[in-house]
């Protein structure tokens, strides 16, 4: 790296548009905007910690930031863990 299994958190928010429905309402889905929230793809850090030719430089976390991503259920993603190769 590959295969299998396990795998959290946070809004059923709100406005507009579109679709489903014979039509309307309700309801459901999608898109965009607004605000809130999450942190375990990735990214970044002024960062614990580690190292060096040591008051400078390098590496860097599950810490921090939330750009990206995510935010009812399902699905998908998912750091990390286990087994096999």
């Nucleotide at each position: 790296g590959c295969g299998c299994g396990g795998g959290a958190g946070a809004g059923c928010a709100u406005g507009a548009g579109g679709g489903g429905u014979c039509c309307c309402g309700c309801c459901c889905c999608c898109u965009c905007g607004u605000c809130g929230c999450c942190g375990a793809a990735g990214g970044c850090g002024c960062a614990a910690c580690c190292g060096g030719c040591c008051c400078c430089c390098g590496g860097a976390a599950a810490c921090g930031c939330u750009c990206a991503g995510g935010u009812a259920c399902c699905a998908g993603g998912g750091a990390c863990c286990g087994c096999g190769u």

Description: Predicted 3D model of an 85-nucleotide RNA (Glycine riboswitch aptamer) from a soil metagenome. RNAcentral holds the sequence, with entries from MGnify.